This is a predicted structure of a 75-nucleotide RNA (transfer RNA) from Umbelopsis ramanniana. RNAcentral records the identical sequence in 2 taxa. The RNAcentral record of the sequence draws on ENA. Its mean pLDDT, the model's own confidence on a scale to 100, is 80. Rfam family: tRNA. Gene Ontology term of the family: triplet codon-amino acid adaptor activity. Rfam classes the family as a transfer RNA. Lineage of the source: Eukaryota > Mucoromycotina > Umbelopsidomycetes > Umbelopsidales > Umbelopsis.
RNA sequence: GCUCAUAUAGUGUAGUUGGUUUAUCACAUCUGCCUCACACGCAGAAGGUCCCCAGUUCGAGCCUGGGUGUGAGCA
Repeated sequence: GCUCAUAUAGUGUAGUUGGUUUAUCACAUCUGCCUCACACGCAGAAGGUCCCCAGUUCGAGCCUGGGUGUGAGCA
């Protein structure tokens, strides 16, 4: 330099042929219960403008183009 893949809460992820109300689960965090206390367990809560900028569409996390980051392959 070229090609391909990928980017969604702090971390890892679901969301599959675009569908309406700003989105799933686990761990972590916080609160309550439990305990003499801690851990475990149980219940609940907070946390996301779905990497950025445009485009297509009545409607985009999902489709298209460009950019950026990361990974892989080729030279």